The RNA shown here (small-subunit ribosomal RNA) has 1435 nucleotides and comes from Picea engelmannii. The sequence is in RNAcentral, with records from SILVA. It matches the Rfam family "Bacterial small subunit ribosomal RNA". Rfam links the family to the GO terms structural constituent of ribosome and ribosome.

RNA sequence: AGAGUUUGAUCCUUGCUCAGGAUGAACACUGGCGGCAUGCUUAACACAUGCAAGUCGGACGGGAAGUGGUGUUUCCAGUGGUAGACGGGUGAGUAACGCGUAAGAACCUGCCCUUGGGAGGGGAACAACAGCUGGAAACGGUUGCUAAUACCCCAUAGGCUGAGGAGAAAAAGGAGGAAUCCACCCAAGGAGGGGCUCGUGUCUGAUUAGUUAGUUGGUGAGGAAAUGGCUUACCAAGGUGACGAUCAAUAGCUGGUCCGAGAGGAUGAUCAGCCACACUAGGACUGAGACACGGCCCAGACUCCUAUGGGAGGCAGCAGUGGGGAAUUUUUCGCAAUGGGUGAAAGCCUGAUGGAGAAAUGUCGUGUAAGGAUCGGAUAACAAUGAUGGUAUCUGAGGAAUAAGCAUCGGAUAACUUUGUGCCAGCAACCGCGGUAAGACAGAGGAUGCAAGCGUUAUCCGAAAUGAUUGGGCGUAAAGCAUGUGUAGGUGGCUUUUCAAGUCCGCCAUCAAAUCCCAGGGCUCAACCCUGGACAGGCAGUGGAAACUACCAAGCUGGAGUACGAUAGGGGUAGAGGGAAUUUCCGGUGGAGUAGUGAAAUGCGUUGAGAUCGGAAAGAACACCAACGGCAAAAUCACUAUGUUGGGCCGACACUGACACUGAGAGAUGAAAGAUAGGGGAGCAAAUGGGAUUAGAUACCCCAGUAGUCCUAGCCGUAAACGAUGGAUACUAAAUGUUGUGCGUAUCAACCCACGCAGUGUUGUAGCUAACACGUUAAGUAUCCCGCCUGGGGAGUAUGUUCGCAAGAAUGAAACUCAAAGGAAUUGACGGGGGCCCGCACAAGUGGUGGAGCAUGUGGUUCCAUUCGAUGCAAAGUGAAGAACCUUACCAGGGCUUGACAUGCCGUGAAUCCUCCUGAAAGAGAGGAGUGCCUUCAGGAAAGUGGACACAGGUGGUGCAUGGUUAUCAUCAGCUCGUGCCGUAAGGUGUUGGGUUAAGUCCCGCAAUGAGCACAACCCUCGUGUUUAGUUGCCAGUAUUGAGUUUGGAACCCUGAACAGACUACCGGUGAUAAGCCAGAGGAAGGUGAGGAUGAUGUCAAGUCAUCAUGCCCCUUACGCCCUGGGCGACACAUGUGCUACAAUGACUAGGACAAAUGGUCGCGACCCCGCGAGGGCAAGCUAACCUCAAAAACCCGGCCUCAGUUCGGAUUGCAGGCUGCAACUCGCCUGCAUGAAGCCAGAAUCGCUAGUAAUCGUCGGUUAGCCAUACAGCGGUGAAUCCAUUCCCGAGCCUUGUACACACCGCCUGUCACACUAUGGGAGCUGGCCAUGCCCCAAGUCAUUACCUUAAUCGCAAGGAGGGGGAUGCCGAAGGCUGGUCUAGUGACUGGAGUGAAGUUGUAACAAGGUAGCCGUACUGGAAGGUGUGUCUG
Repeated sequence: AGAGUUUGAUCCUUGCUCAGGAUGAACACUGGCGGCAUGCUUAACACAUGCAAGUCGGACGGGAAGUGGUGUUUCCAGUGGUAGACGGGUGAGUAACGCGUAAGAACCUGCCCUUGGGAGGGGAACAACAGCUGGAAACGGUUGCUAAUACCCCAUAGGCUGAGGAGAAAAAGGAGGAAUCCACCCAAGGAGGGGCUCGUGUCUGAUUAGUUAGUUGGUGAGGAAAUGGCUUACCAAGGUGACGAUCAAUAGCUGGUCCGAGAGGAUGAUCAGCCACACUAGGACUGAGACACGGCCCAGACUCCUAUGGGAGGCAGCAGUGGGGAAUUUUUCGCAAUGGGUGAAAGCCUGAUGGAGAAAUGUCGUGUAAGGAUCGGAUAACAAUGAUGGUAUCUGAGGAAUAAGCAUCGGAUAACUUUGUGCCAGCAACCGCGGUAAGACAGAGGAUGCAAGCGUUAUCCGAAAUGAUUGGGCGUAAAGCAUGUGUAGGUGGCUUUUCAAGUCCGCCAUCAAAUCCCAGGGCUCAACCCUGGACAGGCAGUGGAAACUACCAAGCUGGAGUACGAUAGGGGUAGAGGGAAUUUCCGGUGGAGUAGUGAAAUGCGUUGAGAUCGGAAAGAACACCAACGGCAAAAUCACUAUGUUGGGCCGACACUGACACUGAGAGAUGAAAGAUAGGGGAGCAAAUGGGAUUAGAUACCCCAGUAGUCCUAGCCGUAAACGAUGGAUACUAAAUGUUGUGCGUAUCAACCCACGCAGUGUUGUAGCUAACACGUUAAGUAUCCCGCCUGGGGAGUAUGUUCGCAAGAAUGAAACUCAAAGGAAUUGACGGGGGCCCGCACAAGUGGUGGAGCAUGUGGUUCCAUUCGAUGCAAAGUGAAGAACCUUACCAGGGCUUGACAUGCCGUGAAUCCUCCUGAAAGAGAGGAGUGCCUUCAGGAAAGUGGACACAGGUGGUGCAUGGUUAUCAUCAGCUCGUGCCGUAAGGUGUUGGGUUAAGUCCCGCAAUGAGCACAACCCUCGUGUUUAGUUGCCAGUAUUGAGUUUGGAACCCUGAACAGACUACCGGUGAUAAGCCAGAGGAAGGUGAGGAUGAUGUCAAGUCAUCAUGCCCCUUACGCCCUGGGCGACACAUGUGCUACAAUGACUAGGACAAAUGGUCGCGACCCCGCGAGGGCAAGCUAACCUCAAAAACCCGGCCUCAGUUCGGAUUGCAGGCUGCAACUCGCCUGCAUGAAGCCAGAAUCGCUAGUAAUCGUCGGUUAGCCAUACAGCGGUGAAUCCAUUCCCGAGCCUUGUACACACCGCCUGUCACACUAUGGGAGCUGGCCAUGCCCCAAGUCAUUACCUUAAUCGCAAGGAGGGGGAUGCCGAAGGCUGGUCUAGUGACUGGAGUGAAGUUGUAACAAGGUAGCCGUACUGGAAGGUGUGUCUG
């Protein structure tokens, strides 16, 4: 310090996630030792048991123990003193002077310290105790006795009250032989502690906006330690709040702790300070101090005891128990240390505290093969005292004995393989992994990280500049209010003073300690501990400075405004006037249609439409001018003139003198639609009706048509109210239009030209921007103010509130859900977008298919089996260039198991041939013949056979694991690269543009310049010629024959080889002086001469595991192998490809002519003979330019048939034969005779072909023993028609445009409905809780009153009094009761929408012109998306 994740890829915006640190933690697995720390975060839930606050006999009377007695000693109930207000616990309440910080005045203070003074004289009781007595107990009652440092009176007083006079008011002793010590009273001061007041800081919500009645203040009185409405009577009506009162929710606060570079965020365990609480609520008593954790009274809930009459209790002290919970320890030791209480002291008490125990809870150190562990032994310092503790420490001995796990290994993120599994099981913080070759699941091996731990979970900070002060944004990503005015507030021109609030500087005090930081020291180190230092941004005080801001005062004119002179304008508003058009009505002419559409129909019309002429009426809107022009704050504003009225600009520079900018609330205006009332209603037109279209058509189109549109008044308050751009000010290149106005120049004048100011457009530099773009009219550079945003959906929804007549508007969430949603640009693909161009693509022709019969393939069906593959073009006469057996992979049956085939080992006998027997065959059995080759004589080679094991074998699966190969787009013209340049990048440029071409072919231009693969050419065949060679081919001349038969010839044909030739080379035109195109000449051939081979980058997970090869999986007495028979040939049907036809351009018949290219010894087979024929017999020649298949056919010339189901057509069937072959039944081909079906040119639709082509005619070959071949692949013969043109259909190419597509339109995607699940709103209500108010009842208790009862100290001679106590009464008063209420939680029949879901139904609204452009506001309407009206917008 960053990284992963939206996309085909890119940049950006934005969210989610990760790597780090931390914890009072918990859980899984594991676990050697020690040091130091830590530990109920949940139920402030309930608590058994023990302990946690006592002490003093030197205050007092007395009792007891002990002793033989005295004395002494010890202990103790009670009276009395002091302490139980500290220490310890907890965080419920509290949003508060509670806490933090800084100040203040009207106070109190036991014990402690200092100072001054004092303690004289008297008195009466009450406990204990004793007697009697009540009660179960707790606990009492009554009579009598008694002491004090307990209580009371008198005296005294440097203090108190009071102006003064005057008044009231203290004390106690104890110990000691004594000095003396301790205690007591009054007063003053101190220290420490406490109470009170105040400035300031301290969480969330405005869907809490008003609140307050002792409330705010005053006076009197009371009360208190003290100020004070603290309390009360009277008076006044205040107090508080947008700088957030009140209400609600949450919460102890702080020093600190964790994170962070910091700013800051989160937190408030342990330690420390403060506060609050002690079962819940109220109350006071005592006291220096409490309204009191281990005190009291009352009420309530709960628990316990009880004799039922009544009593007792409070672990949020330490241990511990139950409960709750994911979760938190021992019913331990000791007062040795530190502190506290008490005492004169010794002491006593102390669950404070010091220790130990259990827990890896954390942290530090260390070990696990040479050690600081474990074990044994010994033992220091100190005068003495040790719970810890015989512990730390020290020394010695021996031996591997005694000690390693956890997580991870696809990326981020260090670390990889194998096996299993097969979208299953599972993993996963995010992206994602798993559907038969998983580095992601599970196991194993290995590796990586950390290590007595490790990983997960939870929470906090960081990363996150993701709430942005430091440090973000708002044209299109979320985000500028619809627009002005203006209040509070914020901000504010120039000059000079004053002041010192802000600001700056110095000093001082404080910010407790601990912590953090620095230095040093002590434990062997470290953690830990100790000592010292430093820091401390805050607040307060004090002394200065005076630039800036503010204040005070005085000025200025530049901002702003006023006055003056001109000026432009659809600015507003009121009434008035005008013509064109439309419709209606009246009248005339006229006579059949009109209107409307893609085409129609509904509609109107002979009762006279439409058309045309004349007249009348009504309402609404204002052509041309007109413009990217003008005005206005925006919405908006347009016929003409008038009245009235607002604002702007320009000029000149007279006046005021900062009067300014912005603007939360507030108030004003605000298109269209809509609503109310009253008018008006020509046209248009939601709704509605009808006609079409359509699968449907609640639409688009057509005919009608009502609200509405118009006016008046008052509502509504929203729009894509948009420049999707808030307002103001200043600065920062230019160029060019235009509006208003001024000036200069010029002119007779208007222009022109030049320069300003104010608007309004375009281009563009710098700059800015994610890019697009913006660019003096900023989205640039800066300042000020306001508004708004913080992932997508849920949702602008719910609820609450305000406004509205309503429709609705404004404000405005959450649960839940996703890992994206989005912006700009790029490359493709696509478009019922555009442009250019090509192709037998259409068109023009020609011949077919689709109808018939047959052949063949396929589907389907059937079957024991009908083996398998191929399935739009690009499967279907395809693999198959040939299924009777074989082939053969399928089925049935019979058999084999190292196997039909390969290699290795051992043994045997050569191999081989013949015969018999059994069987369907395979196979099994028996007999015979035969004995080879090499040899170094041991043996060996090849082939056969037997055996055991390694293995063979598989046309079994996966073409979606593959190689190879093939088809297709497509013989389409494209596909790329190096360097450079442009862009943040994906990418672009080049390759686009202007021409041209069959072509990215070539030329020109150009930030490109070059190059590669395709194109073309090079290759083969055909077409011309030359040279060469002439046998088996040829024959002009010469001789010859039946015949190129023979001699001869090398001219011709032909054959083979090698060359030549064609390149837009030449002329002309055109074009840009180019490339090229057009025409011509010559030429056998002319613009690629014709045909073939040749197939770029890629696409289709295209085809093929059954050609072959091959990974993995599967079978192994079988999914292997052998054999016989069957099947692949089935047959209601559908379909593809073909053949033959339907006839006279023909069939049949007789005669005659002309090819090319092949094949042949397992062969082709002539001649001759036999047969009607298929064929048979004999047999020459030929290893082929020699012999042979071999006859070419259409054609030509005769004859016949005469339009018919025929002399067309030949299916089907019968009989008789031939051939191949072990074999012709299933299931071959051929021949002869006989038979003679459908079919008379073929619906919708659809295919091929542009010249030696189509059409037509025959012919050869491969494969085979033969052949189902009408197929396939060649060969030649005869030999056309048409192409105007590119509008349309299909396909392809280039450029451009739009896109929400990228699996790429066979795309994407919306709403209703149905089903499942989830959270949520409403809801008659129901059940709780908090809070406040009113009334009733009033406990304890303080205070007040008291005429009743009672009373030791004091007064009085007495009677009696003062004073006290009890009782009673009054105010207040907790709990309780009643009534209505606010807020809030849970639940609720039913119901509303929302979200998610593998898959379903219905349409197709959106994205392309998405097939009616879309969207926004509004209204109506429809199963649903939606449609239509109206007014904006361009996204």